[in-house]
Parts: sequence; C1' cells; structure tokens
RNA sequence: GGAGGAGGUCGAGCAGUCGCGCGACGCUACGGGCGUCGCGAGGAAAGUCCGGACUCCACAGGGCAGGGUGGCCGUUAACGGCGGCGCCGAGCGAUCGGCGGAAAGUGCCACAGAAAAGAGACCGCCCCGGGCCGCGAGGCCCGGAGCAAGGGUGAAAUGGUGAGGUAAGAGCUCACCAGGUCCGUUCGUGAGGGCGGACGCUCGGUAAACCCCACCCGGAGCAAGACCGUGUAGGAGGGAGGUCCGGCCCGCAAGGGCCGGGCGCGGGCUGCCCGCCCGGUCCCUCGGGUCGGUCGCUCGAUCCCCCGGGCAACCGGGGGACCAGACGAAUGGCUGCUGCGUCCGUGGCAUUGCGCGGACGGACAGAAUCCGGCUUACAGACCUCCUCCGGCG
Repeated sequence: GGAGGAGGUCGAGCAGUCGCGCGACGCUACGGGCGUCGCGAGGAAAGUCCGGACUCCACAGGGCAGGGUGGCCGUUAACGGCGGCGCCGAGCGAUCGGCGGAAAGUGCCACAGAAAAGAGACCGCCCCGGGCCGCGAGGCCCGGAGCAAGGGUGAAAUGGUGAGGUAAGAGCUCACCAGGUCCGUUCGUGAGGGCGGACGCUCGGUAAACCCCACCCGGAGCAAGACCGUGUAGGAGGGAGGUCCGGCCCGCAAGGGCCGGGCGCGGGCUGCCCGCCCGGUCCCUCGGGUCGGUCGCUCGAUCCCCCGGGCAACCGGGGGACCAGACGAAUGGCUGCUGCGUCCGUGGCAUUGCGCGGACGGACAGAAUCCGGCUUACAGACCUCCUCCGGCG
C1' cells in the first nucleotide's frame, strides 16, 4: 500500500423568531386566562416474534390433551437471548455457519431413471439348455439361472485403494485407510477428547412429516384494572299501606289494649265487612351498563463514573444524576451562520491537493403501561482489535 474479518460509537451544531405538550412558581376581572422558568422521541420509538414485571379471572395435587424448547456448562426476574466450551462443515487465515433421535416404528422423496430403499437388471458381464448361420474361431435368436464390477439417470443409487477369489462378480476373503456400534482405561462438572481392544457392522435423505426422548408452560391483557360524580329510564330486594280525636281498662311509670267517630287510592277474591293478593304511590337498599372525570402513569431488573470478583455473559460495592407522559393524542415550522458530502468556476498558493466563490443534498423512521432480547429499515461520519498478500528499511 492492497484485499478482507470481528466489535463498537454517532446519526449534524449554534443563534434568532413563530408555535405545541407537561410541571413548578407568580399574577388574575378564577369552570378560565396571562407571565417567568424547567423538561420534552429512537437506535431502532418499528415488526409485535420471544421472555418477564404489573392487573383481573381461574386454580388442592397428579395426569391426559395442546403449545414450546433442543450439543454441554454457565448467566438471568425470565427467555427461543447472551457468554464460554465441544463436535461437524467452509475458508490459506482472521473468522463464519450448523447442532437431541433417521442404528425404535410409520409415512413421503418432484423431474429423470430399470429401480428412491434392507431397493434395483435399462445397456452390460458370465454360465447352462435349445435352435439357426459359419469349414472354423465365433455370431444371432429363444428359454433358464447368476452378477451391483463398468456405462447411463438423478440432488441422492450400499465406503476407498490394492491383492486374493470366481463362470462372471461382490467385504465374498485379506492388508491398509475412512466411518460406525460396543467394551476397557484415562482426562474433563459436562458435551466430549486421548489411548487400547472387539465386531466386516459399512445401514440413502427427510423430524418447520407423524412420532420417540428430556425439560418448560394456567387464561386474558393498561381498551388490564380501580375509584368518583350527576340525572333519566328500567331491574332486583325490603319497608309503609293508615292516621287523627274522644272515652274506658291494665300498669308506679314508659307504654299497651278495647270501643265509638272523622278523614283516606284502584282492581281481584259472587254483593257488603274482615282478611289476603296484585298494581300504582312513597321511602330505603343493591348491582350492572352508557357518558364524563380521576387513578393506574412513569423512579426503574433505570442511567453515568469508579473499585472489586469472574476468561466472559454477568454479579457485588461506593459515588453521582432525574431522563416525555400525551389521549381528536404535544415534541414542529421558517431564517441566518458554521460543519460535512457532491458538482461547477478559479488570472491565489501550488500541482492532482489546499484556499476562495457559487449551487444542490443530508437517511430510516416517530413514544402510547414498563422492562430484557431478537429481527427488520437506515444518507453519511468515526473509532478499536485482528488476518492474508505485496513493497521498502
């Protein structure tokens, strides 16, 4: 200098001016208004994909069904996140990607191909029998049997090389290599690794197909949920349905009873009376809904710095900070200057840049209960560490 890999930070700044939301204070002719001050979007506020806090409902325990997770060990409030490690694969490398079981059972495997699974004779190879042709070597046809070595199809067709073996072949047998299963030993918390041995075991793929194994999981969500207010209509339950005056009796009294009279809704129980029932009326209570208001609401697994433990994720301690709370939903517009990028000009410096002047551009996107993650979008700027190649010293 070139080509890469990993991680992280920022995502314009300042001023003026006109506005908006919330809070505090002050003034006020106070259901309100005005003024001053303070605060006022993001790294993803997004998708709503996981996990939790919180709220209401449900709930003895256990099981079934259903859903989810999936190498191991940690981490955490929890997770499908994160960290470290293991194995397999890719890369010269930094580094990146994948992860229970297909050797328990079932299903499926487009097109091509004979055959897509304990598979498969299309071409092919070999043997036997028969027939034909040929002097012969042999060739052709028919039938039977064997063969997975070669060709061909395909994403994928039963490990590789060599030797033996055979009619031809084949782990059929043997040697070496590769893989698998099992056993022993050793290291490791573990996934797993090293060493030694046995078995020719060589077994297609697919579990985001059913399924098997292990572990985890109640449901709904801030439109959760709670409280308050007023009136109307309607509902449920309970109560009143008689009162007044006079006289008498009982009682120490408070009070109770009887008789007579006045006044007093409707209907039903055959007329009347008593009584009962229903309705209306009045009073009390209750629960739910609509509307409006308040709370929930933003101080929290919070943020910054330092120290300690840990390889790390993370944890502990100390100090400091307060950082939107709207609901027909505020957080914005304009102007100027600076800075950045691109382009144009350049009688300056000077040589491919700097300076000066001008024009244009500046992304993705916007809180709605809160938090931890993941994923996705993003003009541009910057930082740290690492790898490979080349050159010079």

Model confidence (mean pLDDT): 76 of 100.
Bacterial RNase P class A from Binatia bacterium (SeqCode), 393 nucleotides, folded computationally.
Of the family's consensus pairs, 95% are formed in the model.
Lineage of the source: Bacteria > Bacteria candidate phyla > Candidatus Binatota > Binatia (SeqCode).
A source record names the gene rnpB.